[in-house]
RNA sequence: GGGCCUAUAGUAUAGUGGUAGAACGAUGCAUUCGCAUUGCAUAGGCGGCGGUUCGAUUCCGCCUAGGUCCA
Numbered sequence: 001g002g003g004c005c006u007a008u009a010g011u012a013u014a015g016u017g018g019u020a021g022a023a024c025g026a027u028g029c030a031u032u033c034g035c036a037u038u039g040c041a042u043a044g045g046c047g048g049c050g051g052u053u054c055g056a057u058u059c060c061g062c063c064u065a066g067g068u069c070c071a
């Protein structure tokens, strides 16, 4: 320098044009003498910029970051 793959919550992940979900974690409440466990609730997210589309997390292009292969 070139090819391919990946980027979703604090962590690790599902989803795939039409309201973004579960798990662990966090916070609050209940339970307990207290802690843990358990139950209920809450907050927290589609890497960035453009394009296509009535509508983009999803499709396309570029960029950024990571992985891998070639030179």
Base pairs, nucleotide, nucleotide: 001070002069003068004067005066006065007064010024011023013021018054026042027041028040029039030038047063048062049061050060051059